[in-house]
Context: one part of a larger RNA
Molecule: small-subunit ribosomal RNA, 3' major domain
Organism: uncultured marine bacterium
RNA sequence: UGACGGGGGCCCGCACAAGCGGUGGAGCAUGUGGUUUAAUUCGAGGCAACGCGAAGAACCUUACCAGCUCUUGACAUGGGGGUUAAAAGACUGAGAGAUCAGACUUGUCAUUUAGAUGGACCCCACACAGGUGCUGCAUGGCUGUCGUCAGCUCGUGUCGUGAGAUGUUGGGUUAAGUCCCGUAACGAGCGCAACCCUCGCCCUUAAUUGCUAGCAAGUUAAGUUGAGUACUUUAAGGGAACUGCCGGUUAUAACCGGAGGAAGGAGGGGAUGACGUCAAGUCAUCAUGGCCCUUAUGGGCUGGGCUACACACGUGCUACAAUGGCGGUGACAACGAGAAGCAAAAGGGUGACCUGGAGCAAAUCUCUUAAAAUCCGCCUCAGUUCGGAUUGCACUCUGCAACUCGAGUGCAUGAAGUUGGAAUCGCUAGUAAUCGCGGAUCAGCAUGCCGCGGUGAAUACGUUCCCGGGCCUUGUACU
Numbered sequence: 001u002g003a004c005g006g007g008g009g010c011c012c013g014c015a016c017a018a019g020c021g022g023u024g025g026a027g028c029a030u031g032u033g034g035u036u037u038a039a040u041u042c043g044a045g046g047c048a049a050c051g052c053g054a055a056g057a058a059c060c061u062u063a064c065c066a067g068c069u070c071u072u073g074a075c076a077u078g079g080g081g082g083u084u085a086a087a088a089g090a091c092u093g094a095g096a097g098a099u100c101a102g103a104c105u106u107g108u109c110a111u112u113u114a115g116a117u118g119g120a121c122c123c124c125a126c127a128c129a130g131g132u133g134c135u136g137c138a139u140g141g142c143u144g145u146c147g148u149c150a151g152c153u154c155g156u157g158u159c160g161u162g163a164g165a166u167g168u169u170g171g172g173u174u175a176a177g178u179c180c181c182g183u184a185a186c187g188a189g190c191g192c193a194a195c196c197c198u199c200g201c202c203c204u205u206a207a208u209u210g211c212u213a214g215c216a217a218g219u220u221a222a223g224u225u226g227a228g229u230a231c232u233u234u235a236a237g238g239g240a241a242c243u244g245c246c247g248g249u250u251a252u253a254a255c256c257g258g259a260g261g262a263a264g265g266a267g268g269g270g271a272u273g274a275c276g277u278c279a280a281g282u283c284a285u286c287a288u289g290g291c292c293c294u295u296a297u298g299g300g301c302u303g304g305g306c307u308a309c310a311c312a313c314g315u316g317c318u319a320c321a322a323u324g325g326c327g328g329u330g331a332c333a334a335c336g337a338g339a340a341g342c343a344a345a346a347g348g349g350u351g352a353c354c355u356g357g358a359g360c361a362a363a364u365c366u367c368u369u370a371a372a373a374u375c376c377g378c379c380u381c382a383g384u385u386c387g388g389a390u391u392g393c394a395c396u397c398u399g400c401a402a403c404u405c406g407a408g409u410g411c412a413u414g415a416a417g418u419u420g421g422a423a424u425c426g427c428u429a430g431u432a433a434u435c436g437c438g439g440a441u442c443a444g445c446a447u448g449c450c451g452c453g454g455u456g457a458a459u460a461c462g463u464u465c466c467c468g469g470g471c472c473u474u475g476u477a478c479u
Stems, first nucleotide, its partner, number of pairs: 002478001003476003007473007015463002019427005026318008034309002042053002064304007073128001077127002080123005087106003091102004109118003130293002133291003139287002141282003144278001146276001151190006157166003170181003196270004201239007210229003215226003242264001245258005320420001324379005336367003341360002346355003386417001391412007433455007
């Protein structure tokens, strides 16, 4: 100087408290451990691994296993020789296929006068290719974390023999090393803030595919049509908020209250992550040093496995019901996606779905009837008209192919479960809770993930305590 203390002081954070809803009990989904296995590929491991890499394992993917098979190789460059075509396509036979054998069709390269050159392919032997093999404790790059915490430093000066100190401490204040005052310090840099995006108000411009106030037409009805561009909306530009104004406290910083205002003291949300810490994570995204394999630790193929199952843990979904279930009725969104695509009307089927193919590279068409809500009726507290696991039968769809191992539908079946021990998690407002909708991946497969809107709370006295963090100070046998 730091670090640490069951030392002290000050301060903050859904840290506690005050509340609301969960997890831990049940069934199922998913990840992990363990066990099993020919293989159950590999990685991730307190917070910061465990619905994580994986935005989607039937084949492929795929790295694992069994068997079959190739050896200059699936891929690249170089050298030598050869052919002008090379090659492509389908066919026959063998085979699980890779592949092997045969025969056929199409085709007969470009530049150049020629020679030659280039391209393409074949052969030969060799240099080499190849490796998801090892080392993340040899590395780059990228990432997590403390933490969006308010800190981390430097130049010159001064003090100290020196390590170092000062500045950065002190008094106030702030979300903030934010600002003010004081001060042997004076300045500066990386952070903070601001500049960026978005939502909230207004204005201008623009006006179709959007909109419809007035005018006209029109219908059972409807912006449906003419017309218009007011309004809504769309999307480009601007305005608007600055403690600017008033009052109080104080010290000119600032805080409290008020006015006006769509918005008030950082207006809400996002992006943005300092010096560094954890030899944190990743050699399996990629790149890369070293080491190792080279008829195999490389390449191809078929089938299997990653989906196993006594069990243990994490994360979720569905419930245990009456603020509910069922039947009927029926109103109101937003974000998005669409051509090997989204697919309407109409028709068929109890249904999954099928036929169909209008329209649409989209403010035009489609996905697209949102659901909870509302209103009417039944149920009347039961393992039930709760709950839906499991199982049987019959089907649908995707796809060469659903046995291992997909999703969905109908009928039947109707487990556990009556609110969950110790413990533990999230959340302070359009939030929690609850209700649906869309998208990426994707042939098919979503309770996961990323977004979107609808309905819409309770509570916060406060900082004694638990956890984490910041500043000052003190002790120390640690540095």